[in-house]
RNA sequence: GGAGUUGGACGGGUGACCGCGGCGUGGCUUGACCAUGUCGAGGAAAGUCGGGACUUCUCAGGGCAGAGUGCUGGCGAGAGCCAGGUUGGGGCGACCUAACGGAAAGUGCAACAGAGAAAGACCGCCGAUGGGCCGGGAAACUGGUCACAGGUAAGGGUGAAACGGUGCGGUAAGAGCGCACCAGCAUGCGGAGUGAUUCGUAUGGCUUGGCAAACCCCACUCGAAGCAAGGCCAAGCAGGGAGUGAGCGGCCCGCUCAAUACUUCCGGGUAGGCCGCGUAGAUGGAUGGUCACCGGCGUUUCGGCGUCACAGGAUCCCGCUUACAGGCCAACUCCCCGU
Numbered sequence: 001g002g003a004g005u006u007g008g009a010c011g012g013g014u015g016a017c018c019g020c021g022g023c024g025u026g027g028c029u030u031g032a033c034c035a036u037g038u039c040g041a042g043g044a045a046a047g048u049c050g051g052g053a054c055u056u057c058u059c060a061g062g063g064c065a066g067a068g069u070g071c072u073g074g075c076g077a078g079a080g081c082c083a084g085g086u087u088g089g090g091g092c093g094a095c096c097u098a099a100c101g102g103a104a105a106g107u108g109c110a111a112c113a114g115a116g117a118a119a120g121a122c123c124g125c126c127g128a129u130g131g132g133c134c135g136g137g138a139a140a141c142u143g144g145u146c147a148c149a150g151g152u153a154a155g156g157g158u159g160a161a162a163c164g165g166u167g168c169g170g171u172a173a174g175a176g177c178g179c180a181c182c183a184g185c186a187u188g189c190g191g192a193g194u195g196a197u198u199c200g201u202a203u204g205g206c207u208u209g210g211c212a213a214a215c216c217c218c219a220c221u222c223g224a225a226g227c228a229a230g231g232c233c234a235a236g237c238a239g240g241g242a243g244u245g246a247g248c249g250g251c252c253c254g255c256u257c258a259a260u261a262c263u264u265c266c267g268g269g270u271a272g273g274c275c276g277c278g279u280a281g282a283u284g285g286a287u288g289g290u291c292a293c294c295g296g297c298g299u300u301u302c303g304g305c306g307u308c309a310c311a312g313g314a315u316c317c318c319g320c321u322u323a324c325a326g327g328c329c330a331a332c333u334c335c336c337c338g339u
Stems, first nucleotide, its partner, number of pairs: 001335008010326001012294007020040008042310001046321002049319005054226004061253004066222005071084005085100006101217002106215002108211002122156002124152003129149002131146006164182006183207001185204008230275004239266005245257003295308005
């Protein structure tokens, strides 16, 4: 000097004119009026995904079902966040990223190929022992051959995956059958760590797949609906039928209330305002347009020219996810050059 990674904040400013909404003051012809002063969107306001405050349902009780969460530690009401661990993937690297209770409680799934997918012999190898055939020998026995019986899972094949790997011995041929080393597993001991976990060592049997985002099992948590919640005032009225129940996310139990009630079906009428609602507080739902200068970026014949992101409330708060031109700050990584 360049290129990256991670984190943080900014993301236009000033003035003039015209135009919007609230509030205050004044005016007058009292009007959705005029004048004037002042205030007037975000880091995501987006998505409506999650949790809560708040409101209502008469307690929000017990059980079943259902839903959510699931490595460790910490913070948190919770959602979630921070830091770490193990296995896997990407990158030269800083770093990024996926997953995470249980498969020995049970059930189930894995096409096709293949002998066989938690189970075995297709091609092979052997054929010691038993058997067939040929030969030698007086006999005991012995040589060859066949590959029938039998043995085998080392070699080959199939497959995404085939009952540890390499080597030596052994065997009729083989096999952890035995041994050496390694990996894995079990048990014990020692070290580091709060822990998940990790390091080392000793002994030993030689070795016991995958999927739970399959059903399931285990642990913990969970009433419901939602500001169009809900409350007050105004307006308005036409009834008729059914039921014994009604209240709660589903079901059962329990509890409370009820017969002038309540629930429900058909039909008619009315529906305006106030609160909820806040330092913006709208409700057919507000801040926009034009011009000039400055600022940033790109470009230039140095006169200038072009361009300046994502995007706007609706009860409030906290998270999660997504979008974002451009430059700024800090730490770290890699490359080049110089000293």

Bacterial RNase P class A from Actinobacteria bacterium casp-actino5, 339 nucleotides, folded computationally. The organism belongs to Actinomycetes, within Bacteria. Model confidence (mean pLDDT): 76 of 100.